[in-house]
Molecule: Glycine riboswitch aptamer
Organism: Methylophilaceae bacterium
RNA sequence: CCCCAGUUUGCGGGAGAGAACGGCGCAACCGCCGUCGCCGAAGGCGCAACCACCCAUAACCGCUCAGGCAAAAGGGCCGCAAACACCGA
Numbered sequence: 001c002c003c004c005a006g007u008u009u010g011c012g013g014g015a016g017a018g019a020a021c022g023g024c025g026c027a028a029c030c031g032c033c034g035u036c037g038c039c040g041a042a043g044g045c046g047c048a049a050c051c052a053c054c055c056a057u058a059a060c061c062g063c064u065c066a067g068g069c070a071a072a073a074g075g076g077c078c079g080c081a082a083a084c085a086c087c088g089a
Base pairs, nucleotide, nucleotide: 006084007083008082009081010080011079012078013077018036020035021034022033023032024031025030037069038068039067043065044063045062046061
């Protein structure tokens, strides 16, 4: 000092599923409560093989507590940039 890879931040892209029904408040948007029907890619929970053995460990797999089901916001992940950190030469 650079690549890979790690963390954070910024920008861009980003799926799925009822603008459901009833009641109340409101001029309306919308909010709250209740009722079922759904989604999985915030988060969370659960499980395998591999490994000599043991322990441990995973997901876009499963669950759906939370969250979400017009727009907005959020959104695993991808791209770019910067900073930090780390490793090697």